[in-house]
Molecule: transfer RNA
Organism: Iodidimonas muriae
RNA sequence: GCCCACAUGGCUCAGGGGUAGAGCACUCCCUUGGUAAGGGAGAGGUCGCGAGUUCGAAUCUCGCUGUGGGCACCA
Numbered sequence: 001g002c003c004c005a006c007a008u009g010g011c012u013c014a015g016g017g018g019u020a021g022a023g024c025a026c027u028c029c030c031u032u033g034g035u036a037a038g039g040g041a042g043a044g045g046u047c048g049c050g051a052g053u054u055c056g057a058a059u060c061u062c063g064c065u066g067u068g069g070g071c072a073c074c075a
Base pairs, nucleotide, nucleotide: 001071002070003069004068005067006066007065010024011023012022013021018055026042027041028040029039030038048064049063050062051061052060
């Protein structure tokens, strides 16, 4: 340098044009003599960044950035 994959809540991930989700973690409540476990409720997101397409983009297209992998080149 070229190619491929990935980037979504604190963590691990799902979703792939029409209201952003799950598990764990966190907060509160129930339960207990008190914990743990269990049950209920809640908070938490520029969906990596920019642009384009569209009535509408996390989702499609292009560019960029980052991470991982493969190939090539120079020394």